[in-house]
Model confidence (mean pLDDT): 87 of 100. This is a predicted structure of an 87-nucleotide RNA (c-di-GMP-I riboswitch aptamer) from Steroidobacter sp. The model forms 95% of the base pairs in the Rfam consensus.
RNA sequence: CAUCGUCAAGGGCAAACCCGUCGAAAGACGGGGACGCAAAGCCACCGGUCUAACGGGUCCACGCCCUACGACAGCGGAGCUGCCAAA
Numbered sequence: 001c002a003u004c005g006u007c008a009a010g011g012g013c014a015a016a017c018c019c020g021u022c023g024a025a026a027g028a029c030g031g032g033g034a035c036g037c038a039a040a041g042c043c044a045c046c047g048g049u050c051u052a053a054c055g056g057g058u059c060c061a062c063g064c065c066c067u068a069c070g071a072c073a074g075c076g077g078a079g080c081u082g083c084c085a086a087a
Base pairs, nucleotide, nucleotide: 005084012037013036017032018031019030020029021028022027035074041080042079045077046076047075048072049071050070055066056065057064058063
């Protein structure tokens, strides 16, 4: 340096659940909490998943259906960045 993550150390993140706030919802954020994670750091470009407010269709109405410009990076892939370290 490259590969690699089985060794060690210092650490890092934080699922479910509970409380609060925001949101139509999906979900997000803050606090608590740890199932897990070596990129569980960043990024919606590709696939996928969730929601369906606005809008549209239908209906006397309630409702139902479609729709992402809303989300998920802890669903997979691409891209960018990065700590430590055995052999």

NCBI's taxonomy places the organism under Bacteria, Pseudomonadati, Steroidobacterales, Steroidobacteraceae, Steroidobacter.